[in-house]
Context: one part of a larger RNA
């Protein structure tokens, strides 16, 4: 040095576990905000830090309910001082307080800071306390230029708005990569993205619609029709409708109505705390019984979780039954407002040019929208039926409202999983959008497990009043000792044997 065996060190794979995730379903909620939001800064406990809660009334105040013995939030124990059957802690509802920043709104500003003014009030004063002072829009009143009436402007009062929020909606703008095996029409795609704006849904909607010689009867959504008819450098690709079957159904107004909004109203029921809730013992093994054996019981309850191993009958629960002083949701009903404009729809329909939307790229291209220019008829009328004309059929534009079926899930509750189980599952099971990186926009981790119970090792010894270890003790186990379940491999040793 090698090989083999044994025993270790290191390391943290694997197994088991789950405190966290993921995906759904059902129901709820679908907003918060100048009565100051979302998000924060700084404070706040007998307490140094962080988290949680709260706001100078500061882990809290008051009231009303629930509940019934301990309590003064967590990491996190001890001590201290207290509270509590005159009902604390805790749970629910309402009320109050609510520093400073932030739309931030008195002015400023490098957010959490600086500097004011007005009114009232207390006070000798200094000062304190309370309220107010942004902008825009609308309304009302007063005032009021050039300029006579007026208007602009100014002032005051009242009302509203502003900002935030995950997706879903409607509207205004609107790419490129890519595909076409290059590329320009085309595609990607009216997608991404930007802007405006709304609701719990939005939008659409009550035929100037389709159909086809029969007829249907608002809109929306799903299945089929159908990858069909078509469109298309007829390339790549794009891609209907009629009709049928379903979901849901609702019609009205411009003539005082339907409807909608707000306010009041609150039946029944529900939501926000809760209450009751059946039935088992012995022996054996074991550290421990829920395991085994024997003998029982309940079940409208044998979902689930916990308890020292696997429990219907030990605990929490579960089936079932019951419960609200207060707040909220909520039907009927009542009131107020709106609807409200108009010769029943004229600079409209239609036309020409240029564009856009329709599955349809201008094509033989109807239909819809309109930037420019034009421009009818008036129910004896007008539009459409895919160039156009006739016949026929059908409908009545240029005013308005409208639930449901449909879309989504930041959020609340419950339930489920041939979903994950710590390199997985959220980036984040752990004080994570943290540490750390970056001027910044932004990027972005690692990190779970003693034991049933801390019973977390008194005391002794070595030692630097170390680190670490040896005894002793606890424990079922300490090679479960806090770098703590299991403890693979790489890698490093010790011992023995053999080889060289």
């Nucleotide at each position: 040095c090698g090989u083999a065996c044994a025993c270790g060190g290191u390391g943290g794979a694997u197994g088991c576990c789950u405190a966290g995730g993921c995906a759904a379903c059902u129901g709820g909620a679908g907003g918060c905000g100048a009565u100051g939001a979302a998000a924060g800064a700084c404070g706040u406990u007998g307490u140094a830090g962080c988290c949680u809660g709260c706001g100078a009334a500061a882990a809290g105040g008051c009231u009303c309910g629930g509940g019934g013995a301990g309590g003064u939030g967590g990491c996190a124990a001890a001590c201290g001082a207290c509270c509590u059957u005159u009902g604390a802690u805790c749970c629910g509802a309402g009320c109050a307080u609510c520093u400073c920043u932030g739309a931030a709104u008195g002015g400023g500003g490098a957010a959490a800071c600086c500097c004011a003014c007005c009114u009232g009030u207390c006070u000798u004063a200094a000062g304190g306390c309370a309220g107010g002072u942004a902008u825009c829009c609308c309304g009302c009143a007063c005032u009021g230029a050039a300029u006579a009436c007026a208007u602009a402007g100014g002032u005051g009062c009242g009302g509203g708005a502003g900002g935030c929020g995950a997706a879903c909606g409607c509207g205004g703008g609107g790419a490129a990569c890519u595909g076409a095996a290059a590329c320009a029409u085309c595609u990607a795609a009216g997608u991404a993205c930007c802007c405006g704006u709304a609701g719990g849904a939005a939008a659409a909607g009550a035929c100037a619609u389709c159909a086809a010689a029969c007829g249907a009867g608002a809109u929306u959504c799903c299945c089929c029709a159908a990858g069909u008819a078509g469109c298309g450098g007829c390339g790549a690709g794009c891609g209907a409708a009629c009709g049928g079957g379903g979901a849901u159904u609702a019609g009205c107004c411009c003539u005082u109505a339907a409807g909608c909004a707000c306010u009041g109203g609150g039946c029944c029921g529900g939501u926000u705390a809760g209450u009751g809730g059946a039935a088992u013992g012995a022996c054996c093994u074991g550290g421990a019984a829920a395991g085994g054996u024997c003998a029982g019981c309940c079940g409208u309850a044998g979902u689930g979780g916990g308890u020292g191993a696997u429990a219907g009958c030990c605990c929490c629960g579960u089936a079932c039954a019951c419960g609200a002083a207060a707040a909220c949701c909520c039907a009927a009903c009542a009131g107020u407002g709106u609807g409200a404009a108009a010769u029943c729809g004229a600079g409209u329909a239609g036309g020409u040019c240029g564009g856009g939307a329709c599955a349809c790229g201008u094509g033989u291209u109807a239909u819809c929208c309109u930037g420019a220019c034009u421009g009818a008829a008036c129910a004896u009328g007008g539009g459409g039926g895919g160039a156009c004309c006739a016949u026929c059929c059908u409908c009545c534009a240029a005013g308005g409202c409208u639930a449901a079926a449909u879309a989504c899930u930041c959020c609340c509750a419950g339930u489920u999983g041939a979903c994950c189980g710590a390199u997985a599952g959220u980036g984040a099971a752990c004080c994570a959008g943290u540490a750390c990186c970056g001027u910044g926009a932004g990027g972005g981790a690692a990190a779970g497990g003693c034991g049933a119970a801390a019973a977390g090792a008194a005391c002794c010894c070595c030692u630097g009043u170390g680190a670490g270890g040896g005894g002793a003790g606890u424990g079922a186990a300490a090679u479960a000792g806090a770098u703590c379940c299991u403890g693979a491999a790489a890698c490093c040793g010790u011992g023995u044997a053999c080889g060289u």